The RNA shown here (transfer RNA) has 72 nucleotides and comes from a Microcaldota archaeon. Lineage of the source: Archaea > Nanobdellati > Microcaldota.
[in-house]
Order: sequence, then C1' cells, then structure tokens
RNA sequence: CCCGUCGUAGCUCAACGGUAGAGCGGCCGGCUGUAGACCGGCAGGUUGGUGGUUCAAAUCCGCCCGACGGGA
Repeated sequence: CCCGUCGUAGCUCAACGGUAGAGCGGCCGGCUGUAGACCGGCAGGUUGGUGGUUCAAAUCCGCCCGACGGGA
C1' cells in the first nucleotide's frame, strides 16, 4: 500500500428494509434470622463517525476511524 471480516446496553451477543431485544451485571421489591439461590419489577442505547439511496436504514451504497485476519 491492497483485500476481507467485524464495530449494537457496563460485558457477551441477537434483530426478513417497518416498535432495537436477550443472557449476565446494576438498582428496587418479594422470600430468608442475614446473605446467597430463587421469584417479580425498573433503569440503562447518538446501533463507531459522516454523507447517500428509500415513504422508511442497525440492516443497502460511498468515504473516514478503530479492532482482527490475509496479501504484497
């Protein structure tokens, strides 16, 4: 320098172009003598950035940034 994969909640990951979710973690409550386990609930997201396509973009396209892999 060239090519590819990936980037979504604190962490690990989902999501036929049409409401962004799950598990764990956190907080509150129940249960318990206390804690854990278990049960119920709640909070938490500029979907890496920026343009474009579209009635509508996490999703499709361009560029940029970052991580990883391959090639030279």

The sequence is in RNAcentral, with records from ENA. Rfam family: tRNA. It is annotated as a transfer RNA.